[in-house]
Molecule: transfer RNA
Organism: Candidatus Omnitrophota bacterium
RNA sequence: GCGCCCAUAGCUCAACGGAUAGAGCAUUUGGCUUCGGACCAAGGGGUUGGGGGUUCGAGUCCUCCUGGGCGCG
Numbered sequence: 001g002c003g004c005c006c007a008u009a010g011c012u013c014a015a016c017g018g019a020u021a022g023a024g025c026a027u028u029u030g031g032c033u034u035c036g037g038a039c040c041a042a043g044g045g046g047u048u049g050g051g052g053g054u055u056c057g058a059g060u061c062c063u064c065c066u067g068g069g070c071g072c073g
Base pairs, nucleotide, nucleotide: 001072002071003070004069005068006067007066010025011024012023013022018056027043028042029041030040031039049065050064051063052062053061
């Protein structure tokens, strides 16, 4: 330099172009317990990496950039 893949909650990951973007773990509060753990209940937490485009509608499609991974030279 060229090609391919990835970027969504604190972490690991879902989500056919269409309902309010979800799950597990973590975290907070309450219950339980002598205390803690485990268990039970409820809650908080997201400009879907950034810009632009297509579309009635974009996390999803196109494009540029940024970061990361793999391969080739």